[in-house]
Molecule: small-subunit ribosomal RNA
Organism: metagenome
RNA sequence: AGAGUUUGAUCCUGGCUCAGGGUUAACGCUGGCGGUGUGCAUAAUACAUGCAAGUCGUGCGGUCUUUAAGGCAGCGGCGAACGGGUGAGUAACACGUUGGUAUCUCCCCCAGACACAGGGAUAACCAACCGAAAGGUUGGCUAAUACCGGAUGGUCCCGAAAGGGUAAAGCUACGGCGGUCUGGGAAGAACCUGCGGCCUAUCAGCUUGUUGGUGAGGUAAUGGCUCACCAAGGCUAUGACGGGUAGCUGGUCUGAGAGGAUGAUCAGUCACAAUGGAACUGAGAUACGGUCCAUACUCCUACGGGAGGCAGCAGUAGGGAAUCUUCCGCAAUGGGCGCAAGCCUGACGGAGCAACACCGCGUGAAGGAUGAAGCCCCUCGGGGUGUAAACUUCUUUUCUGAAGGAAGAACUCUGACGGUACUUUAGGAAUAAGCACCGACUAACUCCGUGCCAGCAGUCGCGGUAAGACGGAGGGUGCAAGCGUUACCCGGAAUCACUGGGCGUAAAGCGUCUGUAGGCGGUUUAAUAAGUCAGAAGUGAAAGCCUCCGGCCCAACCGGGGAAUUGUUUCUGAAACUAUUAAACUAGAGGGAGGAAGAGGUGAGCAGAAUUCGGUGAGUAGGAGUAAAAUCCGUUGAUUUACCGAGGAAUGCUAAAAGCGAAGGCAGCUCACUGGUCCUUUCCUGACGCUGAGAGACGAAAGCGUGGGUAGCGAACGGGAUUAGAUACCCCGGUAGUCCACGCCGUAAACUAUGGAUACUCGGUAUUGGCACUAACUUUAUGGAAGUGUCAGUGCUUCAGCUAACGCGUUAAGUAUCCCGCCUGGGGAGUACGGUCGCAAGAUUAAAACUCAAAGGAAUAGACGGGGGCCCACACAAGCGGUGGAGCAUCUGGUUUAAUUCGACACUAAGCGAGGAACCUCACCUGGAUUUGACAUCCCGGGAAUCUUUCCGAAAGGAGAGAGUGCCGUAAGGAACCCGGUGACAGGUGCUGCAUGGUUGUCGUCAGCUCGUGCCUUGAGGUGUUCGGUUAAGUCCGUAAACGAGCGCAACCCUUGCCCUAUGUUGCAUAUUUCUUAGGGGACUGCCGGCUCAAAGUCGGAGGAAGGUAAGGAUGACGUCAAAUCAGCAUGGCCCUUAUAUCCAGGGCGACACAGGUGCUACAAUGGCCGGUACAACGGGUCGCCAAGCCGCAAGGUGGAGCUAAUCCCUUAAAACCGGUCCAAGUUCGGAUCGGGGUCUGCAACUCGACCCCGUGAAGCUGGAAUCGCUAGUAACCGCGCAUCAGCCAUGGCGCGGUGAAUAUGUUCCUGGGCCUUGUACUCACCGCCCGUCAAGUUAUGGAAGCUGGGGGCGCCCGAAGUCCCUCUUUAGAGGGCCCACGGUGAAACCAGUGACUGGAACUAAGUCGUAACAAGGUA
Repeated sequence: AGAGUUUGAUCCUGGCUCAGGGUUAACGCUGGCGGUGUGCAUAAUACAUGCAAGUCGUGCGGUCUUUAAGGCAGCGGCGAACGGGUGAGUAACACGUUGGUAUCUCCCCCAGACACAGGGAUAACCAACCGAAAGGUUGGCUAAUACCGGAUGGUCCCGAAAGGGUAAAGCUACGGCGGUCUGGGAAGAACCUGCGGCCUAUCAGCUUGUUGGUGAGGUAAUGGCUCACCAAGGCUAUGACGGGUAGCUGGUCUGAGAGGAUGAUCAGUCACAAUGGAACUGAGAUACGGUCCAUACUCCUACGGGAGGCAGCAGUAGGGAAUCUUCCGCAAUGGGCGCAAGCCUGACGGAGCAACACCGCGUGAAGGAUGAAGCCCCUCGGGGUGUAAACUUCUUUUCUGAAGGAAGAACUCUGACGGUACUUUAGGAAUAAGCACCGACUAACUCCGUGCCAGCAGUCGCGGUAAGACGGAGGGUGCAAGCGUUACCCGGAAUCACUGGGCGUAAAGCGUCUGUAGGCGGUUUAAUAAGUCAGAAGUGAAAGCCUCCGGCCCAACCGGGGAAUUGUUUCUGAAACUAUUAAACUAGAGGGAGGAAGAGGUGAGCAGAAUUCGGUGAGUAGGAGUAAAAUCCGUUGAUUUACCGAGGAAUGCUAAAAGCGAAGGCAGCUCACUGGUCCUUUCCUGACGCUGAGAGACGAAAGCGUGGGUAGCGAACGGGAUUAGAUACCCCGGUAGUCCACGCCGUAAACUAUGGAUACUCGGUAUUGGCACUAACUUUAUGGAAGUGUCAGUGCUUCAGCUAACGCGUUAAGUAUCCCGCCUGGGGAGUACGGUCGCAAGAUUAAAACUCAAAGGAAUAGACGGGGGCCCACACAAGCGGUGGAGCAUCUGGUUUAAUUCGACACUAAGCGAGGAACCUCACCUGGAUUUGACAUCCCGGGAAUCUUUCCGAAAGGAGAGAGUGCCGUAAGGAACCCGGUGACAGGUGCUGCAUGGUUGUCGUCAGCUCGUGCCUUGAGGUGUUCGGUUAAGUCCGUAAACGAGCGCAACCCUUGCCCUAUGUUGCAUAUUUCUUAGGGGACUGCCGGCUCAAAGUCGGAGGAAGGUAAGGAUGACGUCAAAUCAGCAUGGCCCUUAUAUCCAGGGCGACACAGGUGCUACAAUGGCCGGUACAACGGGUCGCCAAGCCGCAAGGUGGAGCUAAUCCCUUAAAACCGGUCCAAGUUCGGAUCGGGGUCUGCAACUCGACCCCGUGAAGCUGGAAUCGCUAGUAACCGCGCAUCAGCCAUGGCGCGGUGAAUAUGUUCCUGGGCCUUGUACUCACCGCCCGUCAAGUUAUGGAAGCUGGGGGCGCCCGAAGUCCCUCUUUAGAGGGCCCACGGUGAAACCAGUGACUGGAACUAAGUCGUAACAAGGUA
C1' cells in the first nucleotide's frame, strides 16, 4: 500500500466481498509448564444454607460463677449515610468542564472561653397475665457521660436601638481520656450557572404554578420550593412539545490524521436496593443487611396471626452460545469502636477453578546414506517423505525423588500464602504437537474415489467420467499450546467527502418567477476590540498513552521522574482581515431625460379563403375508399357544376438559424388598456445589492364542475377489411372532448435532460435591435445599399483549458467567489402507512421487510437489421431439358422381425461409407463348440515339416491308420514349422469423434486474413486494409501518417488447340500429309486509334491457329460449424476376460399398410419395327483377352490361331444416312408382372444371381402446389470403355468420344457472398434478446369485520402509611382536614401482536397464451 467481481474486450460510475487490528467472548479439534491479569454481557428472575457491622465495663445499674480474670442481656455513647454490589430508571445541571454563593458539617487540627448549683423519671430486674409463635400488657424497685429546668454568658442569634434569648459530664491505673460555646483551617456536602456530548419533523406547536411581581410560609440555604393576590406572560424550525434509545466521564479499540465505535476490569460521579409511597433518627439517609404502609411472591401457623427480601461473599435453580470455590487469613494495606490490650471486617491479602487474554519457556542438541523400510508419485529410468528415522556421542530447561529454605515485619508481638518461590543433589531423552489451509484474491500440488450425485463456498464460483475447488491419501504452506469458525467494532470505504466527493448523458438542478428568515456582500477614513493572533497565570484528579530511569533472571507486570492532556477561565497586548459604530464616495443597483424593436398580456370589433350542412337550377350513373377491397353514399337523382344562405373553428402567403416572454407559451386585421426589454445621455439617489429554507403567484396537454357552443377532427363505441386470432395498425361512421365563460386540478422527455448572480480568459463567421463614423444612390429626407467600430441578443465553428468518453468551449461542461436545491448500488418503490391539498381523478411528503451481484454511462471490435450505398454469382430474369404424376431400380425413414449389424440427418444425410452382402465378407440372430485361446513374444516337454486315408458329426471338431525323415553345426545344440503344457499375456467392428492424431465436407476459388516499425487514443482499439478510379481479384494506379512485409489472388505445373525440331517400332501398300513419343516456339494490351489524370486501365481495330485469365484441370488463406469419422488406420481413458474373445452350420443385412430422396424406362410418328450403308475416342487383357471355323432361334457351347499387346483380342460403336412398313389406336407405343423352357458362374443360385427363348402384356396419353441443372463444343440426345469382380442385382460411379442448340434487354425482386456506412438493450452473436397476463411452489409485506396485549396522558371515585394544619385534651392520645401511593371507573388517542378474506411484490433449469421493447423491431 491494495485486491476480486458488471464486458467479447475497454475506460468510467457504482455497489458487494477479501486481506489488518481488536474483544468480559462462545463453539469445534487439540493441549506440557510458569508468571501477570480477567471471569453472568442473558432473567434489576427467584433464592436453601453459612458468613458480610460492630464496638466500648476508663459512662451506668444489675446478674452469674471455679473471687479472678471475666461472661451475659439491658440503659447509654460512637459507628452502622463508610466500605461492598448493580446499571433498572434517567436525554436531566444526571455527567464533563468553567465560574459562583444565599449555606451546613460528627469525627480531625489550631486558637479563645467555660464546665456552677439542682431535679424528676426509666430499661434491665421482680411479680401477675395474654399468645401456637412473633411478641405483648399491667403493677413495683433502681443508675448514669440518659432526660429536664435554673444560673453564668466573652463570643453567638434577633433587634435601628433599648432590650431579649441560648451551654456543659463526667471517668481514671493520676500519665491522661472526655464535655460545652465561639472563631478559623482541612476535608466533605448543598445550591446556582456559561459551554459540551444520541436518533426521529411520517412528533409543529407546547405551557396555568405555567412566566413574572408583591407579601407570607418553608429550608442549612437562594428560588413558584409552597401559598394568597396581581399581571399575561414563558418556550419554539439555532427544533419547543412528543416518541425511541441510553447511566455519564477519565479512558478503551481502531485510524496517517481528522474522525468512527465503545464505556468490561481500574478510577471519578450519579442512580437504585422485590415493586410503589412515606417519614423517623441523625452532623449526614428519605437509609442494600433500619422503621411504617400498600402490592405481588415465598415460608411458618394451633387459622386467630406472623416472618422474609443475596443488584454483599460463596453457593442453588432458572434463562442462556456462555462466565469460577458454599476455600484460607486478618500476617500486610485500609476501615469501625476502644485510653489501651483488643474485638469486628466475604473491604482486603491470598489460594482454588477456566489456554479466557497477554508474556515467557519447553517438547532435545551434535554427528549420521548418492539416501534403510513403509507410504506416495512415476515417462518405470526414477523421484518424494529425507538427516528425517535407525545408530553414535552429549545435555537436563522441564519432569520424578531427596535435602535445605526465604524476603514480604516499617513496628515489640504477629506470616494466611507456605515447606511456596528459590538453592543443592540423584535419575533418565526421559513426561510434552497440534490446528487450519493449498482454484484466484492468498503462501502452498499430485494421485485415487465420486459423476450437477454426495458435497464445497468469504466473493468470483467448483461438481454433468480424466475435479490442483467435493471426500480420502501422500506431499506442501502458515501459525503454534494453540489453531480454526461464528458474532460484534474500527479500518480499507475519498462508499456522507471538515481534512476529502459529486449533479449535460452514470444516482443527482425544484417547471418558472417574486420574495420572508438566514447566508454572503463595492470604495475611503476614524473608533471599538466580539471573532482573530501573541504572551502570562489558574485549572485540565489519579491511573492510562508517550518518553527516560529502575524492580521481579527476561518479558508481560510493577515503581519513580518528565512530557502530553490539542480543552477551558482570567489578565495583558496587537489591530491587518471579518464584525460593530460614525462619517464620506460612485464603478454595483435604482431613478430622470431622449429614442427603438417585438406572434409579450387582456378585452372588444371586423375580414377573406376553405370544410360541412341547407335551398334552387343544370346534369346522369356512378361516387367514395384502399396495397387490393368491402362496409358507406347514390335513380326518393348522389359525385360534378352554378348561384344563394347558415354556422363553427382555424388564420395561407409574408416566415427566417428571425422576434417577444420568467417559464408554460405567443401568429389574420383594427382599436382600447397594460407588463417587460434594449440603446443614447451621464442629470439624480448613494450599497438601496446577490441568493433565497419556509411562503406566495404563474404553470402545456389531458381531466373534473356549472352553463353555453359544436363546422371540421375525433378517445370510447358500431361496422367493413386484414389476420391463426386482431378487443390494433387501414377504411366507413361516430359520442365525450377539442371552442367560449367562470371555478378546480398542479402534473409533462415542464429538456439546453445544463439553478441563479458576478468577474476573468484566443479567434473566425452569420444574423436581429440600437448608437457612432463613412457613404454609393435618389424620391433631397428624421432617407440610405455596401462597409468600419461599439452595446444588447440569437446561431455555427474553433485555440487554450476541462471531460470516463461523447463532447463543452466569452450563451462554458474553462478559471474563481457567493447563495439555494438535489444525489449516495439495482429491484421492492415514487409504492405502503401517516400527514397536507383536491369534488374526484389524483398530487405532494415518503419508508421498511425481503431480494440480487450487479444495475448503469461512454466508447471499441464483431454479428445482425422486414437500415442505406456500391459490386458479384445460372442468384433472378431470358431460354433449353428435367424432377414432382406412372412402372421398375436403388438409398433412407417408419413398421415388422429371433435378427432385419453399424454409421451418415437443412444447405454440407439419403445410387452416401459400399469401386460388387448367395457362402465368405459380417460386425446381427438361432443353434453347436473352445478357453493361454484363430493371431504375437517368452519358458518347458515331444516331434522335422509335410502328404495320403478310414469312421462319427450339419460343420467346427473328435477318434484312428499309413507314408516321410530335411537345413546349419565347433556335434553341445541352433533356425523355421507342428503337437502338448504352465503363467505372464493375447483378443474385442465393446463405449466415448464432447479426451485425440490423421483425413474429409462446407462457407468458397469467395477476396479476403494478418504482421513488424511508426503515428493516433487514458484504454479496448484504430491507422496501414479507408477514399477516387479500375479489375475476375486487397488486380493495378492515384491520394493519404503511414512505410514495408507475410499467408491468400495471379503466375510458375498438367491436358487441349497452331507451328518447328528430333524420333519412326507394332503406326497405310507408298508418302514431305495424318499419327506416336520427346523437346522447343507462340500471346505480352506488344502495335494503331478513342476515353481517362501525360496513371492504372478500358473500348474499337490490325495482324494472328489462338486476344485481353485462350479453354479445362490440379491448386482451397486466417478461420467457422465441440460439422463427419474410435467401423479404414492410429490412439488416451473406461469396460469384458469359460466371454462383449474364438471357431462352425443355418438364417439375416433382400421383410412391407406406408412416406421421402436419387435414377432408369416410357407415355410415342422429330416415333416404333425390318433391311441395308458409314464414321470414333478413352481404356483393358496370361489364374487373362480370346480370333477364324462349326453347333444352337438365342443366352451360349465347341474350337483353339494370335497376343505379356500402336502388332493379337475385347471391338459390329450408336444416334446418323438410305429404303420399306405401321396411321393415331392404350396401338406394331410401353414394357411391368406372371407361366413355361433354358444358358453361364460358382462347393452351393430356395430364401437371394445375371442372361437367353416362347408366352403373358399392368400402370402410363407429358404430370398439382412446388422444385433442379445448364451460358458453347456447353445443355440436350447417342453409344463405347474401365474399376470393383468367380458371377452379379450397374438403370450406380469414373472416364471417352459422336451429333450438337436456344437465350442473356438487364440487376427491380428471390437466394448466397464481398466492401463502406448507420442503428442496436445482440456477443451461445436474430435459430439473439426480451415483456405482460394466467397456472404451480416458497418467502416477506400492505389492507381488513374484529380480537389480544402494552406504556402513558386526561376526567371522576376511593384513599393506607406519613409530614403539616385544626379541634378536644395535663400527658398519652382521640377526632377532623389538605396532599397522596395503590385500587376502581369513563371517554379518547397511541404502540405492538394476531385475524376469515384480500392487494400487489420478490424468487424459483426446461408450464400456457401471445410478441409489447431492442434494427425503420416490421404502426419510429